[in-house]
Context: one part of a larger RNA
RNA sequence: CUCAGGUGAAGGAACUCGGCAAAAUGACACCGUAAUUUCGAGAGAAGGUGUGCCAAUUAGGUUAACUUAUUUACUAAGUAAAGCUAUAAUUGGUCUAAGAUAACGGGUGGCUGCGACUGUUUAAUAAAAACACAGCACUCUGCAAACUUGUAAAAGGAUGUAUAGGGUGUGACGCCUGCCCGGUGCCGGAAGGUUAAUUGAUUUGGUGCAAGCUAAUGAUCGAAGCCCCGGUAAACGGCGGCCGUAACUAUAACGGUCCUAAGGUAGCGAAAUUCCUUGUCGGGUAAGUUCCGACCUGCACGAAUGGCGUAACGAUGGCCAUACUGUCUCCACCUGAGACUCA
Numbered sequence: 001c002u003c004a005g006g007u008g009a010a011g012g013a014a015c016u017c018g019g020c021a022a023a024a025u026g027a028c029a030c031c032g033u034a035a036u037u038u039c040g041a042g043a044g045a046a047g048g049u050g051u052g053c054c055a056a057u058u059a060g061g062u063u064a065a066c067u068u069a070u071u072u073a074c075u076a077a078g079u080a081a082a083g084c085u086a087u088a089a090u091u092g093g094u095c096u097a098a099g100a101u102a103a104c105g106g107g108u109g110g111c112u113g114c115g116a117c118u119g120u121u122u123a124a125u126a127a128a129a130a131c132a133c134a135g136c137a138c139u140c141u142g143c144a145a146a147c148u149u150g151u152a153a154a155a156g157g158a159u160g161u162a163u164a165g166g167g168u169g170u171g172a173c174g175c176c177u178g179c180c181c182g183g184u185g186c187c188g189g190a191a192g193g194u195u196a197a198u199u200g201a202u203u204u205g206g207u208g209c210a211a212g213c214u215a216a217u218g219a220u221c222g223a224a225g226c227c228c229c230g231g232u233a234a235a236c237g238g239c240g241g242c243c244g245u246a247a248c249u250a251u252a253a254c255g256g257u258c259c260u261a262a263g264g265u266a267g268c269g270a271a272a273u274u275c276c277u278u279g280u281c282g283g284g285u286a287a288g289u290u291c292c293g294a295c296c297u298g299c300a301c302g303a304a305u306g307g308c309g310u311a312a313c314g315a316u317g318g319c320c321a322u323a324c325u326g327u328c329u330c331c332a333c334c335u336g337a338g339a340c341u342c343a
Stems, first nucleotide, its partner, number of pairs: 001338008010329002014327001019324001027051005036041001038172001052094008060085003065079005070073001095099001107322007114314002119131002135170007147156003173309004178239003183236002185232005192227003203216005240258005267301001268298001279295005
């Protein structure tokens, strides 16, 4: 010096990306317990008090026996001595620095993001805000179901039958879920246009005496689909620009104009989204690129690719406080094991 432990003056997070690690808390009984809340919870909230041993007393427990009752029983109810007591309380005493004496054995509180929750996951760098979930919605399916596997036979679906089964999206709960069907998709429609094989009017050849055979021509007939006409966004998706205007200024309820299928509603907003940006203001600090509350100028939020809230929950992210400490100021010593030197 390294590793595994122990102790430490004064300070107490000044350490550091970050209290990582360590310290601290810790048991049982009693008292007491806030905001909020889906009334279940939050909650072991928080915060306190007691705890050894000896003796006494009281209460409780156990029970011989007794009493009563009748359905006369290994019955039921009541009272209950002595003794014992793994129960509880009170009083007195007693020893220690210390009585949950060792071991075992929650740190706590506040604000906030995300996800409702328990659960699942990258066996061996990711446990999460990812997946799932109950609930919600759309859509397909009438049973020889849809759908899936298989060349097929057949099998699953299901020994089920629309309160069932398949697919897709969203993701408890609460309040809600705006406008656009022009494009793409899906559903419906069938008048017209287009359109394959097919049909084969007509015309021109070849050959033959002729009947005919044959090569081309191709009017007409002709399904689905597409064009076309409607519907549909919890289908894929989309949801504007410029100019002017109020008696300080500023701003623009108001007006004009262009474009569009329609121009982003409610709610939220420097956000897990904000480039400029450490935006500006307020709070917390002596000092805060983080945090919390606002503002709105949203580069580039926004409503089941769900929007906004939300009690409870979380080995989840950010911030603050208290307790605590060798994390640190700043290191020191001790006990072991190594390394190293000598033998």